[in-house]
Context: one part of a larger RNA
RNA sequence: GCCUACGAGUUACUCCUCACUGGCAAGGUUAAUUCCGUGUACGGAAGCAGCCGAAGCGAAAGCGAGUCUUAACAGGGCGUAUAGUCAGUGGGGGUAGACGCGAAACUUUGUGAUCUACCCUUGACCAGGAUGAAGUCACGGUAACACGUGAUGGAGGUCCGAACCGGUAAACGUUGAAAAGUUUUCGGAUGAGUUGAGGGUAGGGGUGAAAGGCUAAUCAAACUGAGAGAUAGCUCGUACUCUCCGAAAUGUUUUUAGGAACAGCCUCAGAAUUAGUGUAACAGAGGUAGAGCUACCAAUUGGGUGAGGGGGUGUCAAAGCCUACCGAGCUCAGAUAAACUCCGAAUGCUGUUACAUAUAUCUGGGAGUGAGGGCAUGGGUGCUAAGGUCCAUGCCCGAGAGGGAAAGAACCCAGACCAACAGCUAAGGUCCCAAAAUGUAUACUAAGUUGAUCAAAUGUGGUCCAGUUGCAUAGACAGCCAGGAUGUUUGCUUGGAAGCAGCAAUUCAUUUAAAGAGUGCGUAACAGCUCACUGGUCGAGCGACAGGGCACAGAUAAUAAACGGGCAUUAAGUAUACUACCGAAGCUUUGGAUUUCCAGCAAUGGAAGUGGUAGGAGAGCAUUCCAGCAGCGCUGAAGGUGAAUCGCAAGGUUUGCUGGAGCAGCUGGAAAAGCAAAUGUAGGC
Numbered sequence: 001g002c003c004u005a006c007g008a009g010u011u012a013c014u015c016c017u018c019a020c021u022g023g024c025a026a027g028g029u030u031a032a033u034u035c036c037g038u039g040u041a042c043g044g045a046a047g048c049a050g051c052c053g054a055a056g057c058g059a060a061a062g063c064g065a066g067u068c069u070u071a072a073c074a075g076g077g078c079g080u081a082u083a084g085u086c087a088g089u090g091g092g093g094g095u096a097g098a099c100g101c102g103a104a105a106c107u108u109u110g111u112g113a114u115c116u117a118c119c120c121u122u123g124a125c126c127a128g129g130a131u132g133a134a135g136u137c138a139c140g141g142u143a144a145c146a147c148g149u150g151a152u153g154g155a156g157g158u159c160c161g162a163a164c165c166g167g168u169a170a171a172c173g174u175u176g177a178a179a180a181g182u183u184u185u186c187g188g189a190u191g192a193g194u195u196g197a198g199g200g201u202a203g204g205g206g207u208g209a210a211a212g213g214c215u216a217a218u219c220a221a222a223c224u225g226a227g228a229g230a231u232a233g234c235u236c237g238u239a240c241u242c243u244c245c246g247a248a249a250u251g252u253u254u255u256u257a258g259g260a261a262c263a264g265c266c267u268c269a270g271a272a273u274u275a276g277u278g279u280a281a282c283a284g285a286g287g288u289a290g291a292g293c294u295a296c297c298a299a300u301u302g303g304g305u306g307a308g309g310g311g312g313u314g315u316c317a318a319a320g321c322c323u324a325c326c327g328a329g330c331u332c333a334g335a336u337a338a339a340c341u342c343c344g345a346a347u348g349c350u351g352u353u354a355c356a357u358a359u360a361u362c363u364g365g366g367a368g369u370g371a372g373g374g375c376a377u378g379g380g381u382g383c384u385a386a387g388g389u390c391c392a393u394g395c396c397c398g399a400g401a402g403g404g405a406a407a408g409a410a411c412c413c414a415g416a417c418c419a420a421c422a423g424c425u426a427a428g429g430u431c432c433c434a435a436a437a438u439g440u441a442u443a444c445u446a447a448g449u450u451g452a453u454c455a456a457a458u459g460u461g462g463u464c465c466a467g468u469u470g471c472a473u474a475g476a477c478a479g480c481c482a483g484g485a486u487g488u489u490u491g492c493u494u495g496g497a498a499g500c501a502g503c504a505a506u507u508c509a510u511u512u513a514a515a516g517a518g519u520g521c522g523u524a525a526c527a528g529c530u531c532a533c534u535g536g537u538c539g540a541g542c543g544a545c546a547g548g549g550c551a552c553a554g555a556u557a558a559u560a561a562a563c564g565g566g567c568a569u570u571a572a573g574u575a576u577a578c579u580a581c582c583g584a585a586g587c588u589u590u591g592g593a594u595u596u597c598c599a600g601c602a603a604u605g606g607a608a609g610u611g612g613u614a615g616g617a618g619a620g621c622a623u624u625c626c627a628g629c630a631g632c633g634c635u636g637a638a639g640g641u642g643a644a645u646c647g648c649a650a651g652g653u654u655u656g657c658u659g660g661a662g663c664a665g666c667u668g669g670a671a672a673a674g675c676a677a678a679u680g681u682a683g684g685c
Stems, first nucleotide, its partner, number of pairs: 001685006011096003015093010027052003033046005056063002066078004099237002102234001106227003110223002117201009126191001128160003131156001135152006164188003169184004203219001205215003240620006250263005264369002266366006276357009290343001291341002298336001301333005308326002310323004372397010402413003417592004422588003428582003431566003437579001439578006450568002458553002462550004467545005479537005485510003490504003516531001520529002593610007621674001623671007631663002639658008
């Protein structure tokens, strides 16, 4: 992992509540117990204790269709104008383990020191080698000691190193040979050494050269039994079918935030009714979007005018005068506002009427939900960041399949009752993969730009289009040939300044076809080159400006890799227009099933429906047992395994083979009543 079996809303109650069914009804009902029927269990009868109801109100005394409050005859609260009760079944609640499995823990009774920690008693063990303390002896030495030398001696938590004890490093091992090992290597090895046997200390206790270590593969409190089915607002699981409807992820409160209570939203039953919804018209309230501000308030830019102030001057003072200073107010122009408004929509909201539609409301039973999410729009917050966060309105996903977007919860199209080898369309497509146009017409693009995610500021004589304006056969523009002069080296400045460092200028005037007191390069300054401007040559268009389309650069991310691929250039790209076709579970056609409503006695017909999680409601199938009725079976029951057939389905029926003794039908009843999941339990493979 698979198969088989088992495996989860049950049972009890003098309990509460609702619905349905039945009995009796202002009443309903018996409990224990007793008697009878051959009778402990069943049936019938007796049994009137008790319970519920028929009267309430008040804290109570109490009063009573009323009563309480109160001074009250007022007002108000709760009542009064009747339907209950018993039994059965079902939904829900309560109390019990209460749908099943699951803690970590707590309390308590005991069991453990054969592992291990420490201690006690009594034993055992440590190859070999090295070093050579004290002491002693001899000699030397001393006044005597001291001291020296040589022997002897054999100390030590001494040294090297086996047994033994340990466990440093690495490799292997890691479903191991082993629930801690193996190999190599390494530490101690006469000591605080190692070890045998016997004994002691026990769970908030022991023991600990101390690591929260060890206390029988268990330790920040062992193990076993019991309380005990502890508790679990948590996780997981919870078993046959079909039909109808179908949510929520919000508000308030919460030692509350992944839980709950009440409300909201769903469903079922009942009630009274036309309240609900849409559109149109009319009548209203309002201060948003926008707009505006010499209409307030707050903020604000520049100008004009300018009260007043500062500074200077004025013989002390004053007047006066000056001021490239500040500046209220007024005024001109500009312009801001969620907490500004002289204004002011669209929507939305309220009401009335008409039309359309079929909801809405209330009472009661049962829920689930109370983590939401995406997109669009209006906003707050944030960075006019986020697949961010918090509101509002709508749609969708959630709980929605189908087609498109290569692939994709919520983007586009479209809401799946079933069947069909029928048709038409939507979004989107029509060269091939791949259904349908290598469609028509006119342009653009040369970048494979592009071909369904997305690139900016900026730059560009890429190219196309439509404008404004100027020049041009009296010859433009570009090229080529020639000229480009004189007063004058203008004046000033300067070491110098001569068109060309800088400053000034009525930037003048002359000769001219034309030529600036000079457009650049250049010189120390001149010189020199060049331009503007002019003539000639040539012979037809040439400049300037702003605008639009498509392209270009800008363009950098880690495997080669962002048209889905092939591939495509008068496209299979881009833009505009048009025609045809393809394309879905949409719509239609044909047949069938079913729900609700309407019509009908019915048959049937018509209309509208039949996606669906949590969840509510309805109708069924199957299993085991029981009762009654009525059956089958060795001429072959159940079971097993094939086939055919019926039913929307759960399932049913018939039959072949196998099997070898029991089984099933109908009407009811009762449940240990349906498995794919629970790291489910047991067995098998």
This is a predicted structure of a 685-nucleotide part of an RNA (large-subunit ribosomal RNA, domain II) from a freshwater metagenome. RNAcentral holds the full RNA, with entries from SILVA. Its mean pLDDT, the model's own confidence on a scale to 100, is 85.